Context: one part of a larger RNA
């Protein structure tokens, strides 16, 4: 490099979109550029390789013959690719008709709990902890009752339940709005499928600029504990954690498992449509279909482990990455970022 690989041994890009590019459903006809078939040219000699021959033999080395898988030019073939013209409906996509959802933005409003404030009963103690002490309390707490105040969060409902590309999404009302599944088959008529680059989205931290701040709590302080204890525990506590605008681009961004398509035994669950049965109807039950989402399990796969219709099987296509361990996700350079830093990534030496 070829080749082999990627749940777990090194290796799937966090996710999407989509450019170029690869690759592509059925069926008629022409072209004839890939394809294949003949022909003629050329493919120098010498080397190769076979056959015969000369030096006593071989090495060397004569003649003779093949090959030189290639190129050009001409005459065909027309399956298959490909191109041009035409059709077509299964793949795509629109239309209708229809139910499900924490799916997103943005206003609006509930109740319960926390903590403060104010007043009211009460009074000597609360708090905490393995035990206690910092800590709060006669200036009157803790308990308790009424009232107002702020922030954040959303019990039960709650489900190996939905929803979304991933990240993530749970109180209820309105508006606005994205995608998916079902049934129809009315329309278009391969419009597809993957996608180097590019755009875009992207948890928590963390940064800037203005706001809010209840609880909680990085840092800090102080009480314990302990040989010490920069800790675990306890009392305080600021950043943050909230909202708005901006950046940042990272994770065990994990199903450690790219994306599409087709095929390949069964059994049970569940969750959304559709169709059909007997039954007066519901509700249920019971055959069937179609899209999700669990378990279990044949065949085959797999070092095992374990994966099986939501593959890790059988196969196409089309991208990402691997290529002993450390040195290293470091050095340099570039790019990007306000920074912290992020991406892109070696070597020498060792073993």
């Nucleotide at each position: 490099c070829u080749g082999g690989g990627u749940g777990u041994a090194a290796a799937g890009g966090g996710a999407g979109u989509g450019u170029a590019g690869g690759u592509g459903g059925u069926u008629u006809g022409g072209c004839a550029a890939g394809u294949c078939a003949g022909a003629u040219g050329u493919g120098a000699a010498a080397g190769c390789c076979c056959g015969c021959g000369g030096c006593u033999c071989a090495a060397c080395u004569g003649c003779g013959g093949g090959a030189c898988u290639g190129c050009a030019u001409u005459u065909g073939a027309a399956a298959c690719u490909g191109u041009c013209a035409g059709a077509c409906u299964g793949g795509a996509g629109u239309g209708c008709a229809g139910g499900a959802g924490a799916g997103g933005a943005a206003a609006g409003u509930g109740g319960a709990a926390u903590u403060c404030c104010u007043a009211g009963u009460g009074u000597a103690g609360c708090g905490g902890u393995g035990a206690a002490a910092u800590g709060c309390g006669u200036a009157g707490a803790u308990a308790u009752u009424a009232g107002g105040a702020a922030g954040a969060a959303c019990a039960c409902c709650a489900g190996u339940g939905g929803c979304g590309a991933a990240g993530g999404c749970g109180g209820c009302u309105u508006u606005c709005u994205g995608g998916a599944c079902u049934g129809u088959a009315a329309c278009u008529g391969a419009c597809a499928c993957u996608g180097a680059g590019g755009c875009u989205c992207g948890a928590a931290a963390g940064c800037g600029u203005g706001g809010g701040g209840a609880g909680c709590a990085a840092a800090c302080a102080g009480g314990a504990u302990u040989a010490g204890a920069u800790a675990c525990c306890c009392u305080g506590g600021u950043a943050g954690u909230c909202c708005a605008c901006g950046c940042c681009g990272u994770a065990a961004a994990c199903g450690a498992u790219g994306a599409a398509u087709a095929c390949u035994a069964g059994g049970u669950g569940u969750u959304g449509g559709g169709g059909g049965g007997g039954g007066c109807a519901a509700a249920g039950c019971c055959c069937u279909u179609c899209g999700g989402u669990g378990c279990c399990g044949c065949a085959g796969c797999u070092a095992a482990c374990g994966c099986a219709a939501u593959a890790a099987g059988u196969a196409u296509u089309c991208c990402a990455c691997c290529u002993g361990g450390g040195g290293a996700g470091u050095a340099c350079g570039u790019u990007c970022g306000c920074a912290a830093g992020a991406a892109u990534g070696a070597a020498a030496c060792u073993c």